Notes: Large-subunit ribosomal RNA, domain I from Tissierella carlieri, 540 nucleotides, folded computationally.

Context: one part of a larger RNA
RNA sequence: GGCGUAGGGCGAAUGCCUUGGCACCAAGAGCCGAUGAAGGACGGGAUAAGCACCGAUAUGCUUCGGGGAGUCGCAAAUAGACAUUGAUCCGGAGAUUUCCGAAUGGGGAAACCUACUUGAAUAGACUUCAAGUAUCAUGCACUGAAUAAAUAGGUGUAUGAAGGAAUACCAGGGGAACUGAAACAUCUAAGUACCCUGAGGAGAAGAAAGAAACAUCGAUUUUCUAAGUAGCGGCGAGCGAACGGGAAAGAGCCCAAACCAGUACUUGUACUGGGGUUAAGGACCAGCAUAACGGAAGAGGUAUCCUAGUUGAAGAGGAUUGGAAAAUCCCACCAUAGACGGUGAUAGUCCGGUAGACGAAAGGAGAAGACUCCAGCUGGUAUCCAGAGUACCACGGGACACGUGAAAUCCUGUGGGAAGUAGGGAGGACCACCUCCCAAGGCUAAAUACUCCUUGGUGACCGAUAGAGAAUAGUACCGUGAGGGAAAGGUGAAAAGAACCCCGGGAGGGGAGUGAAAUAGAACCUGAAACCCUACGCCU
Numbered sequence: 001g002g003c004g005u006a007g008g009g010c011g012a013a014u015g016c017c018u019u020g021g022c023a024c025c026a027a028g029a030g031c032c033g034a035u036g037a038a039g040g041a042c043g044g045g046a047u048a049a050g051c052a053c054c055g056a057u058a059u060g061c062u063u064c065g066g067g068g069a070g071u072c073g074c075a076a077a078u079a080g081a082c083a084u085u086g087a088u089c090c091g092g093a094g095a096u097u098u099c100c101g102a103a104u105g106g107g108g109a110a111a112c113c114u115a116c117u118u119g120a121a122u123a124g125a126c127u128u129c130a131a132g133u134a135u136c137a138u139g140c141a142c143u144g145a146a147u148a149a150a151u152a153g154g155u156g157u158a159u160g161a162a163g164g165a166a167u168a169c170c171a172g173g174g175g176a177a178c179u180g181a182a183a184c185a186u187c188u189a190a191g192u193a194c195c196c197u198g199a200g201g202a203g204a205a206g207a208a209a210g211a212a213a214c215a216u217c218g219a220u221u222u223u224c225u226a227a228g229u230a231g232c233g234g235c236g237a238g239c240g241a242a243c244g245g246g247a248a249a250g251a252g253c254c255c256a257a258a259c260c261a262g263u264a265c266u267u268g269u270a271c272u273g274g275g276g277u278u279a280a281g282g283a284c285c286a287g288c289a290u291a292a293c294g295g296a297a298g299a300g301g302u303a304u305c306c307u308a309g310u311u312g313a314a315g316a317g318g319a320u321u322g323g324a325a326a327a328u329c330c331c332a333c334c335a336u337a338g339a340c341g342g343u344g345a346u347a348g349u350c351c352g353g354u355a356g357a358c359g360a361a362a363g364g365a366g367a368a369g370a371c372u373c374c375a376g377c378u379g380g381u382a383u384c385c386a387g388a389g390u391a392c393c394a395c396g397g398g399a400c401a402c403g404u405g406a407a408a409u410c411c412u413g414u415g416g417g418a419a420g421u422a423g424g425g426a427g428g429a430c431c432a433c434c435u436c437c438c439a440a441g442g443c444u445a446a447a448u449a450c451u452c453c454u455u456g457g458u459g460a461c462c463g464a465u466a467g468a469g470a471a472u473a474g475u476a477c478c479g480u481g482a483g484g485g486a487a488a489g490g491u492g493a494a495a496a497g498a499a500c501c502c503c504g505g506g507a508g509g510g511g512a513g514u515g516a517a518a519u520a521g522a523a524c525c526u527g528a529a530a531c532c533c534u535a536c537g538c539c540u
């Protein structure tokens, strides 16, 4: 030095466990903010560094409910307090809520500096305290130039806005490239990523100038299908409908105009009220009816539900093993409860609960019904009305599954530019016939999309190198910064956490003691391997 055996050290794998995650389901909620948000800074405890909680009324204040014996958070300890005259705790409402932050009196290197006005305190001043003082938009009032009337402007006042988020969902305005085409340019990726704006609990769309086909349907949205079809396409790569059919949901309305009345003045306009709203309609003229059927998206809020809780059956059964019984054997009982979790091993009957049954002073949500609101028909006439720089055309683009094509349809940058119900648009160039519809104004629930969040639940999801980055941390640490970004769980049933003695400066250890166990001793469950040491045997 090697091999073997045995015993240790170091080390952390493995096994078991779960406080934490992951993915979903059901219901709820879907916003907060100048009444100062989100997010922070700094403070507040007897001792107080961190987290949590709170704000100079600071580990809390008031009140209304619940609850019923201990309490002063995580978190021990000492001191000191509170509590059946009901504390701590749970829920509703309220008060307080420093400074920064949209930050808003002005400034500013966020959490700081520094004003003015009015009021209060003080005999007065200094000083202190309270309230107000940003900008923009709109309304109103008062003022008011060049410039006569006026207007611009100015001042005051009232109302509103701003900023944040859930890196989700939605609409709009902009808008790539890698890539694919086995290269690449049309094309694709893709109207995707990304940027901006805006809105809501949903958003968007929406009551036919529709779709069809000679028969009809009857707003929109979503879904299954039609169908990878018809088509589009360097006819390459690829892209990719609709009609029709089945389902979910279901809801329809209001203006402009004609006409009438009123007000104003600049005398033909504006505004207000009535009227009216569709495909043969309305105004106009004549007649009938005038209160029911019906509808509602409005207001209030009933039932009911949510935000604390209450009650809730049946073995402290016997024996055995054990440190411990919930185990095993024997004997009982409950069950609208044999879900789950805990308890010294595996408990329907020990504890919390579970099924079932109850419960709100206060706040919130909220059907049905009632309230309130809306709402009639027939005939006649052909005088009036029925959305104009619009429809449409040309050129240039874009959207449509459709790449300019025979290219309809929709949008529009430039130019041109109608008709007026004897009217107009569409039916995939265009024309005729026929059929369908009425543009150039607006609103509209549900079915649909999503999940920061709340409650309850589920898992052939993970179990500490896994599962979130995080068993808590966006911390420590790194970086000028944008940004990057960890590691780290387990004594025991219970601290019973080892009094006392011995060696030692201590660390550490040996006894003693606790415990079922201390090779469970805090560097603590199990404790593999690498690596190291000791003893013995053999070999060299």
Stems, first nucleotide, its partner, number of pairs: 001539009015525001016490002020462002022459007029451002031164002039100003042055003046078002050074002052059001061094006070082003105114003115133007135161009169200001170198005180187001184234001210217002221248005231239002252443003255387001259274007279421001281385003284380005294374003298371001304365004309358003315331001317330004332349002334338001340352003392416008402428001423438005477484002497524001500511004

Model confidence (mean pLDDT): 83 of 100.